[in-house]
RNA sequence: UCCGGGGUAGCUCAGUGGUAGAGCAGUUGACUGUUAAUCAAUUGGUCGUGGGUUCGAGCCCCACCCCCGGAG
Numbered sequence: 001u002c003c004g005g006g007g008u009a010g011c012u013c014a015g016u017g018g019u020a021g022a023g024c025a026g027u028u029g030a031c032u033g034u035u036a037a038u039c040a041a042u043u044g045g046u047c048g049u050g051g052g053u054u055c056g057a058g059c060c061c062c063a064c065c066c067c068c069g070g071a072g
Base pairs, nucleotide, nucleotide: 001071002070003069004068005067006066007065010024011023012022013021018055026042027041028040029039030038048064049063050062051061052060
């Protein structure tokens, strides 16, 4: 330098152009001698950055940044 994959909640990851989700973690409550476990409820998002397309973009297009792999 070129090619491919990836960047979404604190962590691990889903998400087919039409209200952004799950598990774990956190908080509150129930349960009880206490803790743990279990159960219920609940908080938390500039979807890497900037543009574009569209009535509508996490999703499509362009440029750039970062991570992983490959080629030279």
Annotation:
Transfer RNA from a Patescibacteria group bacterium, 72 nucleotides, folded computationally. Lineage of the source: Bacteria > Bacteria candidate phyla. Its Rfam family is "tRNA". Rfam classes the family as a transfer RNA. The coordinates come from a structure-prediction model, not an experiment, and the mean pLDDT is 83.